[in-house]
Predicted 3D model of a 76-nucleotide RNA (c-di-GMP-I riboswitch aptamer) from Geobacteraceae bacterium GWC2_53_11. The organism belongs to Geobacteraceae, within Bacteria. The coordinates come from a structure-prediction model, not an experiment, and the mean pLDDT is 89.
RNA sequence: UCUCCGAAAAGGCAAAACCAGGGUGACCUGGUGACGCAAAACCACGGGUCCUGCCAAGGAUAGCCGGGUCACCGAA
Numbered sequence: 001u002c003u004c005c006g007a008a009a010a011g012g013c014a015a016a017a018c019c020a021g022g023g024u025g026a027c028c029u030g031g032u033g034a035c036g037c038a039a040a041a042c043c044a045c046g047g048g049u050c051c052u053g054c055c056a057a058g059g060a061u062a063g064c065c066g067g068g069u070c071a072c073c074g075a076a
Stems, first nucleotide, its partner, number of pairs: 012037002017032006035063001041069003045066003048061005
């Protein structure tokens, strides 16, 4: 110096619910809120789940799992 683990410190994000708005819908955006999170940062590549659709297909979900990329601090 780099990588793995993650005590401490400084901070960070924000579930459900409610309000307003968008959308056929899943769901999303903003505010309030805080269940939790060491990647709960980003990506829809694979799987799962959900929505639209007669099918085909399209859409949503990254805080479902896997994978990829970037990343604050550094005791044992």